[in-house]
This record gives sequence, C1' cells and structure tokens, in this order.
RNA sequence: CGGGCCGUGGCGCAGUCUGGUAGCGCAAUCCACCCAUGGUGGAGAGGUCGGAGGUUCGAAUCCUCUCAGCCCGA
Repeated sequence: CGGGCCGUGGCGCAGUCUGGUAGCGCAAUCCACCCAUGGUGGAGAGGUCGGAGGUUCGAAUCCUCUCAGCCCGA
C1' cells in the first nucleotide's frame, strides 16, 4: 500500500441479504417463596447500533468517507 472479516445495553450474541417499534442469554437492581449467605419465579431499568455525511416518508440495515481490532497478500 491492496484485499477480506468485524464493531449493537456491563459481558456474550442475533437482527443487515429482503429498510418499517432495537431483541435474546448471562450479570446487576427490586419483589415474592423456601430454614437457607443459595435456588426458583416475577417485575422494571439500562443501548438510539464505532464516528461523520448522504439517499429515503422512514436507516442497525442502502451509499460515501473515516476510526479501532483481527486475518491474508505485497
């Protein structure tokens, strides 16, 4: 320098192809039950999707640029 993959609550991931309410598991918080510092059940909260710009009535999703990580090539 060229190419590929990836970035989404605290952690691990799905959702992207085919634009239409941001979801799942774990963790944490609160409540209930059981003798139980542990277990089970229930409830609510927490992210506007790495960043910027564009297209669109509408973008995590499409387009452009850019940042970080990993891999391959030179």
Molecule: transfer RNA
Organism: bacterium